The RNA shown here (transfer RNA) has 71 nucleotides and comes from a Planctomycetota bacterium. The coordinates come from a structure-prediction model, not an experiment, and the mean pLDDT is 84. RNAcentral holds the sequence, with entries from ENA. It matches the Rfam family "tRNA". About the family: Transfer RNA (tRNA) molecules are approximately 80 nucleotides in length.
């Protein structure tokens, strides 16, 4: 310089083009004398910008960022 993977909540990791989901952290209630442990329940994400569709994390194009490979 050129290739090719990635990029979802505070972390971690599911989602064949159609109702964003689990889990560990938080925060609430229950329960205990009190903490813990347990249940019960709430907040919180789709890197950014454009395009395709009736619908886009998802599929296409540019950017940014990491990781690998080749010069």
């Nucleotide at each position: 310089g050129g290739g090719g993977c990635u990029a979802u909540a505070g972390u971690c990791u599911a989602a064949u083009g159609g109702g964003a989901g689990g889990a560990c952290a938080u925060c609430u209630c229950g329960g205990u004398c009190g903490c813990a442990u347990c249940g019960a329940g709430a907040a919180a994400g789709u890197c950014c910008g454009g395009g395709u569709u009736c619908g886009a994390a998802u599929c296409c194009c540019g950017g940014u960022a990491g990781c690998u490979c080749c010069a």